[in-house]
RNA sequence: AUAUAUCUUCAGGGCAGGGUGCGUGUGCAAAGUGUACAUUAUUCCCGACUGGCGGUAAAGUCCGCGAGUGUAAUGGUUUCAUUAUACCGAACCGGUGAGGUGACAAUUCCGGUACCAACAGUAUAGUCUGGAUGGAAGAAGAGUAGG
Numbered sequence: 001a002u003a004u005a006u007c008u009u010c011a012g013g014g015c016a017g018g019g020u021g022c023g024u025g026u027g028c029a030a031a032g033u034g035u036a037c038a039u040u041a042u043u044c045c046c047g048a049c050u051g052g053c054g055g056u057a058a059a060g061u062c063c064g065c066g067a068g069u070g071u072a073a074u075g076g077u078u079u080c081a082u083u084a085u086a087c088c089g090a091a092c093c094g095g096u097g098a099g100g101u102g103a104c105a106a107u108u109c110c111g112g113u114a115c116c117a118a119c120a121g122u123a124u125a126g127u128c129u130g131g132a133u134g135g136a137a138g139a140a141g142a143g144u145a146g147g
Stems, first nucleotide, its partner, number of pairs: 006142005017046003023039007048127002050117002052065004060115002068087008091113005099104001119130003
C1' cells in the first nucleotide's frame, strides 16, 4: 500500500398566483324542497413547481438498480421478516462535436416542443397527511490477520 470480514456516518424534491364550489353552517320563504349569504379542493380548471442511485459525452424519459405492488413457500405469531417469482411510468425534432485513422459520433450538452410520476386517507393528489424517528440502491470513512 492492497483484497476481504467487520463497523460508523450519510443517503428525495416539489403548487407562487387566479377560477369554480361537492359539502357544511346561518337566514328567509315554503313543503318534502327552493333561495340568499358565509365558508369550503395545494386533489377539479388555468397556471406554477419537482426529479433517488450506478453506467455512459454531463440523463426524471437510454441501459441497469433501488423504491412500490401481487403471488407462493418458510420462519415468526399478527400482519412482520426472509427467500423465490411476476408486474412495475415517460422523448422527439434541429444544432454542436468530446472522442475516433475513418465511416461516424450526446434520446445526456445547446435551442425548441412534448411526456411521466406507487399505495392508504381526504372533494378526484407526482407536490398535503400517513405507513416512514421505517427501508434502501448506493456514497464516504474507519479498519484486523496472513502473504
A computed fold for a 147-nucleotide RNA, annotated as FMN riboswitch aptamer (RFN element). Its Rfam family is "FMN riboswitch aptamer (RFN element)". From the family's description: The RFN element is a highly conserved domain that is found frequently in the 5'-untranslated regions of prokaryotic mRNAs that encode for flavin mononucleotide (FMN) biosynthesis and transport proteins. This element is a metabolite-dependent riboswitch that directly binds FMN in the absence of proteins. In Bacillus subtilis, the riboswitch most likely controls gene expression by causing premature transcription termination within the 5' untranslated region of the ribDEAHT operon and precluding access to the ribosome-binding site of ypaA mRNA.The FMN riboswitch structure, reported in present an FMN-bound six-stem junction, adopts a butterfly-like scaffold, stapled together by opposingly directed but nearly identically folded peripheral domains. The sequence was found by an Rfam model in a public genome assembly. Of the family's consensus pairs, 100% are formed in the model.